[in-house]
Context: one part of a larger RNA
């Protein structure tokens, strides 16, 4: 000087406490772990692994298996040599890769270009090592700390500043101070969002003024209102009273859309886990070169006595089904998104305008209003199976979604023990995107409708910060 204490004081965080609502029971989904298997690829593993890398495993992806082929070789340059049926089409033998046979050719300024194939050099390796690394992530932590100059105090390590009182969300700021200062972190400066102006109206808008319709900004027209997108304002403890030496705290205060960091996002300091990652990528070293390279067809990653995470549907009546009727926001679209009309119970088929989109496309659901069920394994739940479609695709058997009939399992609210949240938040309703031919999506990311309850407090659990004390630890 740090680490450690089932040591002390003082602080703080959905840490607890007060509430919601789940998880642990069931069923399905998806991920591990086991176990099987020719092969179930590989990495992740308390917290910081388990709907994670995967933001799309029927071939492709694919790195595994298993069988069948190639060896300068699947790409690419550089030299040499040689062709102009090499390649491209059709046929044939095959599971394909490929190998046979056939058939139409190049281009020119003649220096050459193209292609192909021949040797030759230079490959390929998701193979080990993340404990050789770089780069990039997680965590503690958006926690509030972590240094440095000069000076002083000490033989020295090292203190001091940074410590004391107070304040703060915050080493914020403020007083005192052998310290004065000053950096990297807190703020703040960037974006969204709530209010308000100017500016500018098309494809968005319709207030008045006309047209026109059963109706619809449909049309002339307006720039007011909404919106859009560019620029500005606007809040800072300014103001007011109270406490206080000052920072600052208090207030149903006043003005104000908005009040004390208004809200959410980005932003993550020295450094901790020899965290994680040679399978994004780069890179030392090692190891393989007729094979650990690399091509194909076919299986596999989907298995299944079992266990455990994460979610999804329920267990109903504040529901369930039928019928009627409103009411967003954000994003996307051309080998796309599809109005409309017709076919089919439907999934979807067919025809077929519109829009490269502030124009065209997509029913918001939950709520509201009527009927019905009447408490039951049920008009709850919907797995699981049987059978007949549809659609993407070269191909849905292992192994896709989705429709229609039929069946109609387990579950009447879940032990022990956990989880998440403090306001437009939990809870609950649906829509969109990205990957993407399709699609296991019940997962990721966004978006808006409906819309609570609690907080007395801080003994004690957890985890953090400062101060102090103990120690036979470093």
């Nucleotide at each position: 000087u740090g680490a450690c204490g089932g040591g002390g004081g003082c602080c703080c965080g959905c840490a607890c406490a007060a509430g919601c609502g789940g998880u642990g029971g069931a069923g399905c989904a998806u991920g591990u772990g086991g176990u099987u298997u020719a092969a179930u690829u590989c990495g992740a593993u308390g917290a910081u692994a388990c709907g994670c890398g995967a933001g799309g495993a029927a071939c492709c992806u694919u790195a595994c298996c298993a069988g069948g082929g190639c060896u300068u070789a699947a790409a690419u340059g550089c030299a040499u040599a040689u062709u102009g049926a090499c390649a491209g089409g059709u046929c044939u033998a095959g599971a394909g890769a490929u190998a046979g046979a056939u058939u139409u050719u190049c281009c020119u300024u003649c220096g050459g270009g193209c292609a192909a194939u021949u040797u030759g050099c230079a490959a390929g390796g998701u193979g080990c090592u993340g404990c050789a690394u770089g780069g990039u992530u997680g965590u503690c932590g958006u926690c509030a700390g972590c240094u440095c100059g000069u000076g002083c105090c000490g033989u020295g390590a090292g203190g001091u500043g940074u410590c004391a009182g107070g304040u703060u969300a915050a080493g914020u700021c403020c007083u005192a101070u052998a310290a004065c200062g000053a950096g990297c972190g807190c703020a703040a400066c960037c974006c969204c969002u709530a209010c308000c102006g100017u500016u500018a109206g098309u494809u968005g808008c319709c207030a008045g003024c006309a047209u026109g319709u059963c109706a619809u900004g449909a049309u002339g027209g307006g720039g007011a209102c909404u919106c859009u997108a560019a620029c500005g304002g606007g809040a800072c403890u300014g103001c007011c009273g109270g406490u206080g030496c000052a920072a600052a705290c208090c207030g149903u205060g006043a003005g104000g859309a908005a009040g004390g960091u208004g809200g959410g996002g980005a932003u993550g300091a020295c450094g901790u886990c020899a965290a994680a990652u040679c399978a994004u990528c780069a890179c030392g070293g090692c190891c393989c070169u007729u094979a650990c390279g690399u091509c194909c067809u076919g299986g596999g990653c989907c298995a299944c006595a079992c266990a455990c995470g994460u979610g999804c549907u329920a267990c109903a009546a504040u529901g369930g089904c039928a019928g009627g009727u409103a009411c967003a926001g954000a994003g996307a679209g051309c080998a796309g998104c599809c109005a409309u009309g017709u076919c089919g119970c439907a999934a979807g088929g067919c025809a077929g305008a519109g829009c490269g989109a502030a124009u065209c496309u997509a029913u918001a659901a939950a709520a509201c209003c009527u009927g019905u069920c009447a408490c039951a394994g049920u008009u709850c739940g919907g797995a699981u199976c049987g059978g007949g479609g549809u659609c993407u695709g070269c191909a849905a058997c292992u192994c896709g979604a989705c429709c229609c009939c039929g069946u109609g399992a387990a579950g009447c609210u879940g032990g022990a023990a956990u989880c998440g949240c403090u306001a437009g938040u939990a809870a609950u309703c649906g829509g969109a995107u990205a990957u993407c031919a399709g699609c296991c999506a019940u997962g990721a990311u966004c978006c808006g409708g409906u819309g609570a309850a609690u907080a007395c407090g801080u003994u004690g659990c957890c985890g953090g910060g400062c101060c102090u004390u103990g120690u036979a630890c470093a």